This is a predicted structure of a 1382-nucleotide RNA (small-subunit ribosomal RNA) from a metagenome.
[in-house]
RNA sequence: AGAGUUUGAUCCUGGCUCAGAUUGAACGCUGGCGGCACGCUUAACACAUGCAAGUCGAACGGCAGCAGCAGAAUUUCUUCGGAUUAAUUCUGGCUGGCGAGUGGCGAACGGGUGAGUAAUACAUAGGAAUCUACCCUCUAGCGGGGGAUAACUCGGGGAAACCCGGGCUAAUACCGCGUACGACCUUAGGGUGAAAGAAGGCCUCUACUUGUAAGCUUUCUCUGGAGGAUGAGCCUAUGUCGGAUUAGCUUGUUGGUAAGGUAAUGGCUUACCAAGGCGACGAUCCGUAGCUGGUCUGAGAGGAUGUACAGCCACACUGGGACUGAGACACGGCCCAGACUCCUACGGGAGGCAGCAGUGGGGAAUAUUGGACAAUGGGGGCAACCCUGAUCCAGCGAUGCCGCGUGUGUGAAGAAGGCCUGCGGGUUGUAAAGCACUUUCAGUAGGGAAGAAGGGGUGUUAGUUAAUACCUAACAUCAUUGACGUUACCUACAGAAGAAGCACCGGCUAACUCUGUGCCAGCAGCCGCGGUAAUACAGAGGGUGCGAGCGUUAAUCGGAUUUACUGGGCGUAAAGGGCGCGUAGGCGGCAUGCUAAGUCGAAUGUGAAAAGCCUGGGCUUAACCUAGGUCGUGCAUUCGAUACUGGCAUACUAGAGUCUUGGAGAGGGUAGUGGAAUUUCCGGUGUAGCGGUGAAAUGCGUAGAUAUCGGAAGGAACAUCAGUGGCGAAGGCGGCUACCUGGCCAAAGACUGACGCUGAGGCGCGAAAGCGUGGGGAGCAAACAGGAUUAGAUACCCUGGUAGUCCACGCUGUAAACGAUGAGAACUAGACGUUCGUGUGAUAAAGCACAUGAGUGUCGCAGCUAACGCAAUAAGUUCUCCGCCUGGGGAGUACGGCCGCAAGGUUAAAACUCAAAGGAAUUGACGGGGGCCCGCACAAGCGGUGGAGCAUGUGGUUUAAUUCGAUGCAACGCGAAGAACCUUACCUACCCUUGACAUCCUUUAAAGUCUUUAGAGAUAAAGAUGUGCCCUUCGGGGAAUAGAGUGACAGGUGCUGCAUGGCUGUCGUCAGCUCGUGUCGUGAGAUGUUGGGUUAAGUCCCGUAACGAGCGCAACCCUUAUUGUCAGUUGCCAUCAGGUUAUGCAGGGAACUCUGGCAAGACUGCCGGUGUUAAACCGGAGGAAGGUGGGGACGACGUCAAGUCAUCAUGGCCUUUAUGGGUAGGGCUACACACGUGCUACAAUGGGGCGUACAAAAGGCAGCGAACCCGCGAGGGGGAGCAAAUCCAAAAAGCGUCUCGUAGUCCGGAUCGGAGUCUGCAACUCGACUCUGUGAAGUCGGAGUCGCUAGUAAUCGCGGAUCAGCAUGCCGCGGUGAAUAC
Repeated sequence: AGAGUUUGAUCCUGGCUCAGAUUGAACGCUGGCGGCACGCUUAACACAUGCAAGUCGAACGGCAGCAGCAGAAUUUCUUCGGAUUAAUUCUGGCUGGCGAGUGGCGAACGGGUGAGUAAUACAUAGGAAUCUACCCUCUAGCGGGGGAUAACUCGGGGAAACCCGGGCUAAUACCGCGUACGACCUUAGGGUGAAAGAAGGCCUCUACUUGUAAGCUUUCUCUGGAGGAUGAGCCUAUGUCGGAUUAGCUUGUUGGUAAGGUAAUGGCUUACCAAGGCGACGAUCCGUAGCUGGUCUGAGAGGAUGUACAGCCACACUGGGACUGAGACACGGCCCAGACUCCUACGGGAGGCAGCAGUGGGGAAUAUUGGACAAUGGGGGCAACCCUGAUCCAGCGAUGCCGCGUGUGUGAAGAAGGCCUGCGGGUUGUAAAGCACUUUCAGUAGGGAAGAAGGGGUGUUAGUUAAUACCUAACAUCAUUGACGUUACCUACAGAAGAAGCACCGGCUAACUCUGUGCCAGCAGCCGCGGUAAUACAGAGGGUGCGAGCGUUAAUCGGAUUUACUGGGCGUAAAGGGCGCGUAGGCGGCAUGCUAAGUCGAAUGUGAAAAGCCUGGGCUUAACCUAGGUCGUGCAUUCGAUACUGGCAUACUAGAGUCUUGGAGAGGGUAGUGGAAUUUCCGGUGUAGCGGUGAAAUGCGUAGAUAUCGGAAGGAACAUCAGUGGCGAAGGCGGCUACCUGGCCAAAGACUGACGCUGAGGCGCGAAAGCGUGGGGAGCAAACAGGAUUAGAUACCCUGGUAGUCCACGCUGUAAACGAUGAGAACUAGACGUUCGUGUGAUAAAGCACAUGAGUGUCGCAGCUAACGCAAUAAGUUCUCCGCCUGGGGAGUACGGCCGCAAGGUUAAAACUCAAAGGAAUUGACGGGGGCCCGCACAAGCGGUGGAGCAUGUGGUUUAAUUCGAUGCAACGCGAAGAACCUUACCUACCCUUGACAUCCUUUAAAGUCUUUAGAGAUAAAGAUGUGCCCUUCGGGGAAUAGAGUGACAGGUGCUGCAUGGCUGUCGUCAGCUCGUGUCGUGAGAUGUUGGGUUAAGUCCCGUAACGAGCGCAACCCUUAUUGUCAGUUGCCAUCAGGUUAUGCAGGGAACUCUGGCAAGACUGCCGGUGUUAAACCGGAGGAAGGUGGGGACGACGUCAAGUCAUCAUGGCCUUUAUGGGUAGGGCUACACACGUGCUACAAUGGGGCGUACAAAAGGCAGCGAACCCGCGAGGGGGAGCAAAUCCAAAAAGCGUCUCGUAGUCCGGAUCGGAGUCUGCAACUCGACUCUGUGAAGUCGGAGUCGCUAGUAAUCGCGGAUCAGCAUGCCGCGGUGAAUAC
């Protein structure tokens, strides 16, 4: 510091999500030790039990208990004296002490909790009208009396708690008297007001004289006053959450006077008087909340938070109240009321864990009914000491932070095992084992600090004193005080021994594979994974991260500049109010002076400590603790500065305004008035239609329409002028005239002297539609009616037609009320229009040029913008003020308020839901959008198809099987260039299992040939025959082949063409598809490749921020058309010449045809015109051929998950006595039907008979096969010739002639009967052909649909591949040979 997510991609806007840090946490899995912290966030829910506030005998009367002492008595013992040896009882406060009581101090601290509280609180800074026990300093005192009362005792009541009465008694308890200040009160004279003693020591003086009392002395306490310190009360200012869908609140309320009250000010309280006080700078009301130092986060500014620690506040079962006291309206006090719990003899009582433990309950969730006062601190006490759940410790909890450990070194055979694998290996992994070491922590044993200062005894010295007492202080010395504690720490011992998990591994985000699963199970923070090859599910191996923890959930800040003070926006993304006037408020020209509020500087005070930061120190380190410094951006006070802002004063004229003179205008209002047009009415003319539409119909019209002429009525609107012209704030404004009236502009001067800008609320204006009342109503026209259209047509179109539109007066208050652009001011290149002024120049005039001002437009620079675009009329650069926005939907909706007659308007949410919604631009695609262009695309033609019969393919159906694939064009005479068996993949039946085929191993035998039997055959059984080749050391070995055996393996036309290669189809032989560099753009991209011409063509030319290049186009290749040359057999025959009935038949020839090599030829090359002096096009010449001459091969980047796993290859999956292999038979040929492609026809341009002419290309030895003979024929016999320019070999339409005469025919030939031929092992299922007989449909084909632009269509035959046989299919060949293109 960012990242993911809207899109095909891009930029922007904008939300959602993630990575970080943190926690009083909880949950899941796991868990070795220690240190330091922390631990009911929920029910301020209810609480059993124990403890948490007592102490003082040095205030007091006392003596219940304990101990001691003294005395007495009784037992006991006795040496009878007595003895304490023993026990018991009684007595004595005598001593140590002490239950209960009086009294003093404390209990108002300490500890807990956060319910309430939005200000009686808290924080900061100030203030004056106050109090303050104990403590400190100073000052003055402490004289002398009195009466009670508890305890106790006696009696009584009650279940108890407790209470009542009689009697005795003390005090530092209580009350007078005296005295008293600088205290208090005061009428200023005066008045009022205190006290308490206790303890220790001594005997110098006095008394009794033992030791005490008085006394002296020391200490403590006590009383009045002054001051301090500490603590507390009160007041002021500023700050402190959300809601306006809470806008008005207030009567002790605001102030005054008087009185009361308080420690003290004050409506704190009361009486009277006045009518104030608070509020848009948010009163009141509602909701929420203890506040702060701080804590978490953040770069900061901020945001969130207030656990622990510290300060303040509030509370103590709930509500209220006072008492005592220095202090409380009192957590462990009192009274009252309430709820709850407990006891009860039913009369009545007791209680308050938000103290420490602990219990129940609630909850995701939070600990021991522990030890000690040793330390620190607190209360009491002279002190010892007592009390202290404050505190110090321990226990429980990985709740957090910090530290340590779970070993270290070596160790490659890279072990085994696991996992993966391309099978070679890789990885786990130096990891383990092994070897050599170490022993922290835990364990056992021993040693062992510090936390301890004091206090007490004794002694010495000093102070005090009359004093060597006492007391106090210092020093010395003696014995002592530790909960923690088996402390920390140290030493020894043994042994690697007792100690590792959790999450994640698609991207964000570090980390990858296998198996399983198959939109299932599941995951998921966002995007999203999973439908058979899942790095996203689950498991495993491996890896990554952190580590006694790791994840998840919840929560806060961050990222989020996503509320923007720092630091955002509003033309189109969310967002400018419809427009104006104007209040508060905000902001405000220029000069001088004063002031010093803001502002700036300095100093002082404060900003508690802790925390944070810096530098040190202490625990082995760290966390932690601790010392000093810094910080604390704030507030207050004082002093200073005066530029700016503010305030005050005085001036100024540049802003603003006023006056004068002119100017333009659909600016507004009222009244009047004009013509054209529509309609209606009246009258005339006139006759059959009018009207309307895409076409019609409804409608009107013979009762006279429409049309036309004249007249009349009435309403509404104002053609031309008219213009990105004018005016107005906007809405808006249009005939003409008059009146009333607002604003604007110009030019000169004069005047006022900042009077200004904006503007929350408020007020006004505000299109259309709509509402109310009353008019008006020609045309138009929601609703409505009818007619059409349509699948329907509640529409568009047509015929009618009511509200309304118009006027007056009210209401409504909204619009895409738009420039989707708030108002005002200043500044920032220009160019060209236009409206209205003014000035100057020039001009005879109209006009013109220049300058300037106010408007209104177009283009454009800088700049801005996400881009589009804006650009002096800014969306530029700045200033001032207002309005508005914060993801989409829900929703401008609900509820509430306000407004309205209503319709409705205005203000304006939430639940829930999504991960987007959106803006601008880019590239494609699409459009019953536009422009240009091409194509048998249409049109113009010719011939078909669709109807019939048959052939063939497909669908469907059927079947044991009818094997499989191909399915719009681009499947369907397709794979299949040929299914009787085979093919064959399908079905049935029978067989085989290392297999029909490949490699390897062992073993046997040469291989092979023949015969017989069984069987449908595969196969099985039996027999006969045969001994080979190479090497040899003569034992044997090798090669080929076959049998048997074993296991690795073979095999699969089984699945996936959506895992693939290769090949192919298609757009399409369409003219396109791209790249490098440069340039433009934030970018996707653009440019180039667009434009003007031209071409079959991105073909070429010109232009051009492009310049070049590549794949395509074209050309190069084959063929065909012409000629030349060379060659001349098997082809040819003009000339010479021989022969024949005839024939290039023979000689010969090389001319011609032809064959097939090589050349030539065509390039817009030439001419004319057009065109941009171009490319090119048009026409012409020449030429066999003319503008790529005709045809072919050749198919750019890519598209269709197009087709093919059944040509082949191949990943994965499946199968292995079968989904493999063999055999026989059947099937692929089925048949109600539907479709495609063809053949033959329907006839006379024809059929039939006879005669007769002319090809090209291709094939041929298990082949083509002549003559001749036989057969009606298919064919048979035959076997010449031909391995081919030699033979096979005959073209058919055509031509000539005869017949048929428009008919189901002398057309047509299906179907069926009979008889045959050929091929083949075999024609039943299931071949082709022949003869004879039979003689179906069909008389030119509906809607529709296909091909073709010239040697083409049409028509005629010939050949070939496949092939034993089988061709209407396919691939080729030539013959005849059109029509048409506007």
Its mean pLDDT, the model's own confidence on a scale to 100, is 86. The sequence is in RNAcentral, with records from SILVA.